[in-house]
RNA sequence: GGGCCAGUAGUUCAGUGGUAGAAUGCCUCAUUUGCAAUGAGGAGGUCCGGGGUUCGAUCCCCCGCUGGUCCACAA
Numbered sequence: 001g002g003g004c005c006a007g008u009a010g011u012u013c014a015g016u017g018g019u020a021g022a023a024u025g026c027c028u029c030a031u032u033u034g035c036a037a038u039g040a041g042g043a044g045g046u047c048c049g050g051g052g053u054u055c056g057a058u059c060c061c062c063c064g065c066u067g068g069u070c071c072a073c074a075a
Base pairs, nucleotide, nucleotide: 001071002070003069004068005067006066007065010024011023012022013021018055026042027041028040029039030038048064049063050062051061052060
């Protein structure tokens, strides 16, 4: 330098044009002498950034950023 993949809750990931969910973590309550475990409830998201298409974009298109991986070049 080129190809491909990924970026969504604190973390790991789903979702795929109609306005975002699971597990786990966190908080509260119940059970317990207490803790853990279990059960019930709750909080938590500019969906990496900018533009475009569309009535409507997390989703489609373009550019960029970050990470991973492969190839090439150099050493």